This is a predicted complex of two RNAs, RNase P RNA and transfer RNA, with 445 nucleotides together. Model confidence (mean pLDDT): 79 of 100. It holds a member of the Rfam family "Bacterial RNase P class A". Rfam describes the family as follows. Ribonuclease P (RNase P) is a ubiquitous endoribonuclease, found in archaea, bacteria and eukarya as well as chloroplasts and mitochondria. By type it is a ribozyme.

[in-house]
RNA sequence: GGAGUCAGCCAGACAAUCGCCGGGAUUUGCGUUCGCGCGAGUCCCGGAGGAAAGUCCGGGCUCCUUCGGGAAGGACGCCAGGUAACACCUGGAGGGCGCAAGCCCAUGGAAAGUGCCACAGAAAUGAUACCGCCUAAGCGCUUCGGCGCCGGUAAGGGUGAAAUGGUGCGGUAAGAGCGCACCGCGCGAGUGGCAACACGCGUGGCAGGGUAAACCCCGUCUGGAGCAAGACCAAAUAGGGGAGUAUACGGCAGCGCCGUACCGCGUUUCCCGAGCGGACUCCCGGGUAGGUCGCUAGAGGCAGCCGGCGACGGCUGUCCAAGAUGAAUGAUUGUCCACGACAGAACCCGGCUUAUCGCUGGCUUCUCCC
RNA sequence: GGGCGAUUAGCUCAGCGGUAGAGCGCUGCACUCACAUUGCAGAGGUCACUGGUUCGAAACCAGUAUCGCCCACCA
Numbered sequence: 001g002g003a004g005u006c007a008g009c010c011a012g013a014c015a016a017u018c019g020c021c022g023g024g025a026u027u028u029g030c031g032u033u034c035g036c037g038c039g040a041g042u043c044c045c046g047g048a049g050g051a052a053a054g055u056c057c058g059g060g061c062u063c064c065u066u067c068g069g070g071a072a073g074g075a076c077g078c079c080a081g082g083u084a085a086c087a088c089c090u091g092g093a094g095g096g097c098g099c100a101a102g103c104c105c106a107u108g109g110a111a112a113g114u115g116c117c118a119c120a121g122a123a124a125u126g127a128u129a130c131c132g133c134c135u136a137a138g139c140g141c142u143u144c145g146g147c148g149c150c151g152g153u154a155a156g157g158g159u160g161a162a163a164u165g166g167u168g169c170g171g172u173a174a175g176a177g178c179g180c181a182c183c184g185c186g187c188g189a190g191u192g193g194c195a196a197c198a199c200g201c202g203u204g205g206c207a208g209g210g211u212a213a214a215c216c217c218c219g220u221c222u223g224g225a226g227c228a229a230g231a232c233c234a235a236a237u238a239g240g241g242g243a244g245u246a247u248a249c250g251g252c253a254g255c256g257c258c259g260u261a262c263c264g265c266g267u268u269u270c271c272c273g274a275g276c277g278g279a280c281u282c283c284c285g286g287g288u289a290g291g292u293c294g295c296u297a298g299a300g301g302c303a304g305c306c307g308g309c310g311a312c313g314g315c316u317g318u319c320c321a322a323g324a325u326g327a328a329u330g331a332u333u334g335u336c337c338a339c340g341a342c343a344g345a346a347c348c349c350g351g352c353u354u355a356u357c358g359c360u361g362g363c364u365u366c367u368c369c370c
Numbered sequence: 371g372g373g374c375g376a377u378u379a380g381c382u383c384a385g386c387g388g389u390a391g392a393g394c395g396c397u398g399c400a401c402u403c404a405c406a407u408u409g410c411a412g413a414g415g416u417c418a419c420u421g422g423u424u425c426g427a428a429a430c431c432a433g434u435a436u437c438g439c440c441c442a443c444c445a
Stems, first nucleotide, its partner, number of pairs: 001366009012336007020047012049342001053353002056351005061226004065274001067273005073222005078092005093107001094105004108217002113215002115211003130157002132153003138149004165183006184206001185204004190199003230293004240284006247261006262278004286444003300319008337340001371441007380394004388425001396412005418434005
C1' cells in the first nucleotide's frame, strides 16, 4: 500500500434577521360562578432519527364477561443464562464456509403412523438383476475342448439428487461383514460437564435411504381488538325503516316482584359449566364532524462504584429532552470546510429487518521497502 | 395513524412440489367481390423482485417493491 473482517463515532458548522409549534413569566382589553377563561402585545426557554421506515416479533396501556374447563387454531424448537417479554441478546455445544481474522445455521423426532420421491433406471424401501462375473454342487448332451438347463452373485459397468456402510487384506467357482484391521454407525456402562455434548473403553458385523420451511408426533407458550383503543362535555337529527332468530307458564291483592322453563349475550371458531339479560344480529336511512383528557417522567438518559466471562443486575449521584390534530423544524444573508447520503415524530417502549454519507480504530492476509 | 388482501401471456383468471394453461385479444392461411362469423396453424412468460428449504419452487418459508380495500362520533 491492496484485499478482507469486526467494533465504534458523526449526521455540515457558526452568526444575524424574519416566520412556525409548544411551555413559562408579564402587561393589557373583555367576560366571570372570583378558581379562571378568551383576545392582543413583550421577554425567556425547548423543538425529529439512527433508522422516526417496514408493521415483522415482543410488551406496557385501554376496552370487550381478559370467569373456569376442554377441543380446534396459532407461534416457537441444540443447551444454559439474561429480560417485563420475545422469534431478541449473551455464553457454550454440534455442523457448514473461509488460508486466516471471522461469519452463517427454522439445529427436537424419519425406529409411532401416513404421504411424496417426476424423468432415467432392473429396482426409489423392508425393492431388485439390464449389461456383466461364475459354472464348485445337481441334471442333460458331447466331437471330451465345452454347451445348455437348474442356479449362484451384487465386486465391476450403467441410471439417478439419492442404490442398503467406506478403504485394504484374506477368502471364494465367482462373490459377499463371509472373516480380520482401521474409519464410520448402533448399543452398554464409565469419566468430565448444570446441560447440550465430548472423551476413551467394551460390545454388535451393521439394523429399516431422503423429505417434517409435507401431514404429523413430542415439548413449551398462547383470549381478542387496537389511541380512528377508550373516558368526559357540547351540538344536531327522523329515538326512523327493512330482514332474520326470539316468551311462555305459575304464585302473590297490585304498577310490579319472585320461581320454573325457553331464548339471547364473548372483538377467531366450537362444546360444557358459571355469570348477565329479556332481547339479539345484519342492512338501509338521518345527524355531527367541535372541545377536553388519554399525551408523554419513562422497564428514561448520563456518570461513578460493586457483582458477573458476558448479555445484564444492584446501589449512589445527577438531568428533564417535541407533543401537533390540516398537523410545527422553514426561508434569506454572510463566513468556512472534507460541499452534506438515507430520510420527517403522531400513544409509548424493547428488538429484528430494510435504506444510507463520511470518519476512526483493532485484527487477518497478500505484496513492496528498510 | 391502524388493520387486511393481491401480484401468473396485452386483458380477465386457473394451476396436488415434477415440461406453465384456459377464454378474449394478436399474427398468418383458408372461406368471401370485400368485411364479419367460422375453421386451421402460430407467436407471445425473468410466474413482481431477492435470498433460503428441497434432488427439484409459480407453489413452501423469510425479506423487498408496487397496487387495492376497510375504519370516527351521536340517536